Annotation:
Predicted 3D model of a 380-nucleotide RNA (Bacterial RNase P class A) from a Marinicellaceae bacterium. The RNAcentral record of the sequence draws on ENA. Lineage of the source: Bacteria > Pseudomonadati > Pseudomonadota > Gammaproteobacteria > Marinicellaceae. Of the family's consensus pairs, 94% are formed in the model. The coordinates come from a structure-prediction model, not an experiment, and the mean pLDDT is 75.
């Protein structure tokens, strides 16, 4: 210098003008005015997990259903985080993994293949029987064909076919026997554990794969959500009660009879519109010290940091900040590069926007900056 990898930081600053929300103060008839203070995020997002909080349900237990799944720790809790083990990938730093159980049962596996499972004879190999040919007539030996068997060594199919190499053995073969390697179990040693290591021990050896297939095992889990929930409370309609009128009122009709319709006033409580609370001081931030490899915990000090509800937190202009390239100068040096200052040119500042609150995960995203580590190439 190049390539890579891990962790962290920032999310532009200042000024002027205009504008928005909340709170406090002044003034006011007033919700209008003036002044001051405060006013989004690392993801406020997706709403995928876990909790707080609220209401409902609830003696206890079991079933169903759902979730989690190597070990230890952290935490309010988790599917999160930390440390460790194992497996896989990478030259390495490092990264990834639902990583319990298919020697309980059931199921599934395209195509190919004889056989996809307490496995399987298509080719091959071998014994025997029969037919046939050759040597030389029988005995015998050899070749070819057919058939009954044996055989998992070799070939072939497949992603996958019953440990590997060698020797013995056999008609041919085979863990059939043996040696070594591998595997399992035990013992011993290390570790809290997962697990790792050793082995003059035992076992011929495991009968495949698949559980984000049913299932089995272990552990965990009530339901709904701030539109939770609590309070205040119109108009209209309806409900209940009291008082009054029933010789009433209205309509029809010229009038009476008749016929039809109908109470008036006040009070009460429930719900709706609307309003208030819940609402932001919290598993809170920052600093220091201590404990711990770490996640994290403890102690002390300090700070208050949005609370809107058709939903505020913005816009314009100027200067600066940042990066890249070029030029000049300074310092340094044996030389190169890195550094600093100034000038010119170019470029970037994104994603997005609280709505009860926290802890995570995931996704979106910009110019960059800082630190650790790895690999490659090179200069002095």
């Nucleotide at each position: 210098g190049g390539a890579g990898u891990u962790g962290g930081c920032c999310a532009g600053g200042c000024a002027a003008u205009c504008g928005c929300g909340a709170c406090g103060g002044c003034a006011u008839a007033a919700u209008g005015g003036c002044c001051g203070u405060c006013g989004a995020g690392g993801a406020a997002a997706g709403u995928c997990c876990g909790g707080g909080c609220u209401c409902c349900a609830c003696a206890g237990g079991a079933c169903a259903g759902g979730g989690u799944g190597c070990c230890a720790g952290g935490u309010a809790a988790c599917a999160c985080c930390u440390g460790g083990g194992g497996a896989g990938c990478g030259u390495a730093a490092g990264c990834u993994c639902a990583c319990g159980g298919c020697u309980a049962g059931u199921g599934c596996a395209a195509c190919a293949g004889a056989g996809a499972g307490u496995a399987g004879a298509c080719c091959g190999c071998c014994u025997c029987a029969c037919c046939u040919c050759u040597g030389a007539u029988u005995u015998c030996a050899g070749g070819g064909g057919u058939g009954c068997g044996g055989u998992a060594a070799g070939g072939g199919u497949g992603a996958a076919a019953g440990g590997g190499u060698g020797c013995g053995g056999u008609a041919a073969g085979a863990g059939c026997g043996c040696a070594c390697c591998g595997c399992g179990u035990g013992a011993c040693g290390g570790g809290u554990a997962a697990c790792c290591g050793u082995u003059a021990a035992c076992g011929g050896c495991a009968a495949g794969g698949u559980a984000a297939a049913c299932c089995c095992c272990a552990c965990c889990c009530g339901g709904a959500g701030c539109a939770a929930g609590a309070c205040c409370a119109a108009a209209u309609a309806g409900g209940g009660g009291a008082a009054c009128a029933a010789u009433g009122g209205c309509g029809u009709g010229g009038u009476c009879c008749g016929c039809g319709c109908u109470g008036u006033u006040c009070c009460c409580g429930g719900g709706u519109a609307g309003g208030u609370c819940g609402c932001u001081u919290g598993a809170g931030g920052c600093a220091u010290g201590c404990g711990g490899c770490g996640a994290c915990g403890c102690a002390u000090g300090u700070c208050c940091c949005a609370g809107a509800u058709g939903a505020a937190u913005g816009a314009u202009u100027g200067c600066c900040c940042c990066c890249u390239g070029c030029a000049u100068g300074c310092a340094g040096a044996a030389a190169a590069a890195a550094g600093c200052a100034c000038g010119c040119a170019g470029g970037a500042g994104a994603c997005a926007g609280a709505a009860c609150c926290c802890g995570g995960c995931u996704u979106a995203u910009g110019c960059g900056c800082c630190a650790g580590c790895u690999c490659c190439a090179g200069u002095u």